Model confidence (mean pLDDT): 78 of 100.
A computed fold for a 134-nucleotide RNA from Ktedonobacteria bacterium brp13, annotated as SAM riboswitch aptamer (S box leader).
Its Rfam family is "SAM riboswitch aptamer (S box leader)". Rfam's curators write: The SAM riboswitch is found upstream of a number of genes which code for proteins involved in methionine or cysteine biosynthesis in Gram-positive bacteria.

Order: sequence, then C1' cells, then structure tokens
RNA sequence: CUCUCAUCAAGAGAGGUGGAGGGAAACGGCCCGAUGAAGCCCGGCAACCCGCCUGCUGAACAGCACAGAACGUACUGUUUAGAUACAGGAAGGGUGCCAAUUCCGGCGGUUAAUGCUAUGCCGCAAGAUGAGGG
Repeated sequence: CUCUCAUCAAGAGAGGUGGAGGGAAACGGCCCGAUGAAGCCCGGCAACCCGCCUGCUGAACAGCACAGAACGUACUGUUUAGAUACAGGAAGGGUGCCAAUUCCGGCGGUUAAUGCUAUGCCGCAAGAUGAGGG
C1' cells in the first nucleotide's frame, strides 16, 4: 500500500506541561480554542486481539439421599485431564479511544400520492479502529 471480516447514536479529568491552533486529508459548512488549541506526561473509557476465571465433558476421591448392607443411581464438593464454539466475568499484556452521529456534506432506493421537496429509514461509497491475509 492492498484484500477480507467486525464495529462506529454509548463511554472517558474544572490534573501537569505547553503555547496557537484544532475538529484525519482537499473544498464548503458549522463549531471548539488565551475562562487557554495541537503535542507530551499523568489520569480515565472501552473490551477488538493474547492470556486469565466461571459455565461444558471425562476420571479419581469425599459427602449426602434412596437401601438392612453391598452394588448401583441421582445430586453436591475437591482435585486433575480435556475441549475450545458460545455466554458471562475481571482488566494483566498488545492496540485503540477520551467536544459535537464517523460534527455535517457524496451516490442509489424509499418516505413522495402527476411533478418537486423537508424529514426519517435502508443500502452503497468514503473514512476510522481492531483482527487476519497478501
């Protein structure tokens, strides 16, 4: 750089530093910003990937109920081995993120009844992030 898949209406500090810009790029709009932008540090959010815990399966042992006892069966607990799809949990590691829907804007369908149109909805495109591949 490119391909595939998933997600994108939620969430995240009145801290330190820094000094004028910022909202990914271009254009337009609309915003944020010296009651201080970006960047950096700390902090936080989330849970995509790895790892971890629980649920699952087998075995061993123990307990309890049934039974006169044993065998056996069901259940419970502990240990251990396995499975690894799904669900839940925690948040250790790898990212990511922390104004406004991905801030809004493109194309198609529909809402829309003969035509036009607001708005909403759906899909596509574009983009962002993650995981995997080239």